Predicted 3D model of a 321-nucleotide part of an RNA (large-subunit ribosomal RNA, domain IV) from a Schleiferiaceae bacterium. The full RNA is in RNAcentral, with records from ENA. Lineage of the source: Bacteria > Pseudomonadati > Bacteroidota > Flavobacteriia > Schleiferiaceae. It matches the Rfam family "Bacterial large subunit ribosomal RNA".
[in-house]
Context: one part of a larger RNA
RNA sequence: UCAUGGUUAAGGAACUAGGCAAAUUGGUCUCGUAACUUCGGAAGAAGAGACGCUCUUCGGAGCCGCAGUGAAAAGGCCCAGGCGACUGUUUAUCAAAAACACAUGGCUUUGCUAAAUCGAAAGAUGAUGUAUAAGGCCUGUCACCUGCCCGGUGCUUGAAGGUUAAGAGGUGGAGUUAGCUUCGGCGAAGCUAUGAAUUGAAGCCCCAUUAAACGGCGGCCGUAACUAUAACGGUCCUAAGGUAGCGAAAUUCCUUGUCGGGUAAGUUCCGACCUGCACGAAUGGUGUAACGAUCUGGGCACUGUCUCAGCCAUGAGCUCG
Numbered sequence: 001u002c003a004u005g006g007u008u009a010a011g012g013a014a015c016u017a018g019g020c021a022a023a024u025u026g027g028u029c030u031c032g033u034a035a036c037u038u039c040g041g042a043a044g045a046a047g048a049g050a051c052g053c054u055c056u057u058c059g060g061a062g063c064c065g066c067a068g069u070g071a072a073a074a075g076g077c078c079c080a081g082g083c084g085a086c087u088g089u090u091u092a093u094c095a096a097a098a099a100c101a102c103a104u105g106g107c108u109u110u111g112c113u114a115a116a117u118c119g120a121a122a123g124a125u126g127a128u129g130u131a132u133a134a135g136g137c138c139u140g141u142c143a144c145c146u147g148c149c150c151g152g153u154g155c156u157u158g159a160a161g162g163u164u165a166a167g168a169g170g171u172g173g174a175g176u177u178a179g180c181u182u183c184g185g186c187g188a189a190g191c192u193a194u195g196a197a198u199u200g201a202a203g204c205c206c207c208a209u210u211a212a213a214c215g216g217c218g219g220c221c222g223u224a225a226c227u228a229u230a231a232c233g234g235u236c237c238u239a240a241g242g243u244a245g246c247g248a249a250a251u252u253c254c255u256u257g258u259c260g261g262g263u264a265a266g267u268u269c270c271g272a273c274c275u276g277c278a279c280g281a282a283u284g285g286u287g288u289a290a291c292g293a294u295c296u297g298g299g300c301a302c303u304g305u306c307u308c309a310g311c312c313a314u315g316a317g318c319u320c321g
Base pairs, nucleotide, nucleotide: 001316002315003314004313005312006311007310008309010307011306014305019302027051028050029049030048031047036041052063053062054061055060064068076300077299078298079297080296081295082294083292084291088100089099105138106137107136108135109134110133116125117124118123142287143286144285145284147217148216149215152214153213154210156208158206161205162204163203167199168198172194174192175191176190179186180185218236219235220234221233222232245279246276257273258272259271260270261269
């Protein structure tokens, strides 16, 4: 010097990104226990007291110590907010979470030789199940709800019309040559190579449905008897112009927005406001008791985290052997 322990005057988070680490608390019994709540909880809430030994008629009386769960072992607590309802699961070896799952809800496919999946096939799973079943996708207890748009993309439906392949079809022209010839050519049958009309399914175009399918959900101008603002009006565009609720938010650039609270002092935090750069309704919206080795802010207690260091123990390091 390092590591691991122990202890410390006065102060007590002044440390620090952050109380990280350490300390505090700790058992049993008795009393007592708030908001909120899904009435189960919250709750060991919080907080307070007792604890040994002897005698006892169980009412009590007495004894000892600084100290009686006499050593060891054994919750720190409270307030507020974000996220996720919860118990669970996960990156074996840097991430345990707000990620995944979940009960619930919805859409959709599938009538059984089911759909779906594996396989070249046989066959198998689904399932020795049968729509209260099985597969796919999304959402994520619960409470209150889930608005408008089908123009685009997708799915589904329809079949009148348009387009459309192979195939069918074979007008016609071309080559060849028996023959004919005015010697320029013409040219049957057959064969060869071509090939027009016509016919020809799904698909696409087209018609319609569908958003808890993928998704989307506007500008500009004017107007009220101070000013300001605009319930109101005009106009352009759109498939339709964002409803309820929430909102500087895990989303807010400007921004440390403004106001209030907390502090002597607060870019964080909490409550409001709304000017939402760029929230918004199962890509769910807003709340929410309980829960969390979750994240954020505050407080009490406690402490060598610190002011500011000291001492002790053990081991390593160093020197010699």